[in-house]
Molecule: RNase P RNA; transfer RNA
Organism: Clostridiales bacterium
């Protein structure tokens, strides 16, 4: 100095002036106030109601090992694939030997065998043998080489890829190496499917109280019991709960006020210890937004300058997308000593 | 703030389930009928099917990420 690969960090700092919102207080004041993503809602979760969510089908979600976690499609360590000179990335990666579907066009044939071709027998035609070479496609009955044969071919051999088998070896194991067997098998499961495995819904406009105020439809059932009925958050049977006055819709009605939920929490950082790591355990320490038409903001001063994407609404733990500045460690080239 | 649907020539739509040539109306050009328009007849253009990415031989269609659009959600009775 050009290209790249991988982990990090900061998201102005200190004042003044005048404001807003919650909290404290009679006031006056004082203390506190957005993010790394608050965004998108793509997973999993706590919280809450549904008459408890139990059985079996269907349905949907996951899919290589082993650990992390409250959990999970996420995370960490590896294994094998694939792609890179390489740092290093990446990967819905069980089954195509359960079965069923599908493969346009092109080709002589798409799961199937013989168009041109080689060979024999005869001169061509025709009969036979054959799958090396040619051509068609994304895929043509394992590939290279050599022995074989009229000609050829896993016919045979080596070595290489794949597929089975091994009471070999190493690893918890995914999987690796070995040895054995000529077994050569199209491809698609991000089609249906099979196999294993996980699953009730809804969502804080959830739901709890208070207060004010307003038309009606409609469905089954009706003396008791029994039997039935009818209803109960995804779909059918069952099982079980309520009721016998429940249950649904619901407007040209009616009120659009209050409290709680609401922020102490799988919380935040600091220090030890274990662990390759993700992340555990222990100590001691802080309290850090809660509106409900919605605060977090304008002007100024110095730092050389003050810019990016972008604004909490029930909380958390991830993903992903958007983005400004920097830092370290590594590959890799090219130019000089 | 929760929840769902949809993106296909200029414009409305269909194909998406069961992947294979991107198709119909309207509108647009051009040319022809007419004295001229319009109608009407006949040729024609125009698409990377919202964007970036996978599976597959082969994506509008399958499967993930984003992006813009748009619908419904207040209690009460």
């Nucleotide at each position: 100095u050009g290209a790249g690969u991988a982990a990090g960090u900061c998201a102005g700092a200190c004042g003044g002036u005048c404001g807003c919102a919650u909290a404290u207080g009679a006031a006056a004041a004082u203390a506190u106030g957005a993010g790394g993503a608050a965004a998108g809602u793509c997973c999993g979760a706590g919280c809450u109601c549904c008459g408890c969510a139990g059985a079996g089908c269907a349905g949907g979600g996951u899919g290589c090992u082993g650990g992390g976690u409250a959990a999970u499609u996420c995370c960490c360590a590896g294994u094998g694939g694939a792609g890179g000179c390489a740092a290093c990335u990446u990967c819905a990666a069980g089954g195509a030997u359960a079965g069923u579907g599908c493969a346009a066009c092109a080709g002589a044939a798409a799961u199937a065998a013989a168009c041109c071709g080689c060979u024999a027998u005869u001169u061509a035609a025709a009969u036979a043998g054959c799958a090396a070479g040619g051509g068609u496609g994304g895929a043509a009955a394992g590939g290279u080489g050599a022995g074989g044969u009229a000609a050829g071919a896993g016919c045979u051999c080596a070595c290489c890829a794949g597929c089975g088998g091994c009471u070999a070896a190493g690893g918890c194991g995914a999987c690796u190496u070995g040895c054995c067997g000529g077994c050569u098998c199209u491809g698609u499961a991000a089609a249906c499917c099979c196999c294993a495995u996980c699953u009730g819904g809804a969502g804080c406009a959830a739901g709890a109280c208070c207060a004010a105020g307003c038309a009606g439809g409609g469905a089954c059932a009706u003396g008791a019991a029994a039997a039935g009925g009818c209803g109960g958050u995804u779909g059918c049977u069952c099982g079980u709960c309520g009721c016998c006055g429940u249950c649904c819709c619901g407007a040209c009605g009616g009120u659009a006020g209050g409290u709680c939920g609401c922020u102490u929490g799988a919380g935040c950082a600091c220090g030890g210890c274990g662990g390759c790591g993700a992340c555990g355990c222990c100590g001691a320490g802080c309290c850090u937004a809660g509106a409900u038409a919605g605060a977090u903001g304008a002007c100024u001063g110095u730092c050389a300058a003050a810019u990016a994407c972008a604004g909490a609404a029930c909380u958390c733990g991830g993903c992903u997308u958007a983005c400004g500045a920097u830092u370290u460690a590594c590959u890799u080239g090219u130019u000089g000593c | 703030c929760g929840g769902g649907g949809u993106g296909u020539g200029g414009c409305g739509a269909a194909g998406u389930u069961u992947g294979g040539u991107a198709u119909c109306g309207c509108g647009c050009a051009u040319g022809g009928u007419u004295c001229g328009g319009g109608u009407c007849c006949a040729u024609g253009a125009g698409g990377c099917c919202u964007c970036g990415g996978g599976u597959u031989c082969g994506a509008a269609u399958c499967c993930c990420g984003a992006c813009a659009c748009u619908c419904c959600g207040a209690c009460c009775a």